[in-house]
């Protein structure tokens, strides 16, 4: 340095839910709260999934229906980059 991850050590992050705020929504942020996480650190590069303001189409013209991401999700997977510790 790489691999690996415990009966270690020092710590870290923070789900659901509640609350305030942003957003058309998905979802995100602040505070509280901890389900969990050895990358639950960062990145939307590939895939998946979610939403549909807007656009297109349709309609029985209804506050209807369908399609669509440049929006969202890294705590869905893969990949990239950075990182604490040292038992087997």
């Nucleotide at each position: 340095g790489c691999c690996g991850g415990a009966g270690a050590a020092a710590g870290g992050c923070a789900a659901a839910c509640c609350u305030c705020g942003g957003g058309a929504a998905a979802c995100c942020g602040g505070g509280g709260a901890a389900c969990g996480c050895a990358a639950a650190g960062u990145c939307a590069c590939g895939g998946g999934u979610c939403u549909a303001c807007g656009g297109c189409c349709u309609c029985u013209c209804g506050c209807g229906g369908g399609c669509u991401a440049a929006g969202a999700u890294c705590g869905c997977c893969g990949g990239a980059c950075c990182g604490c510790c040292c038992a087997c």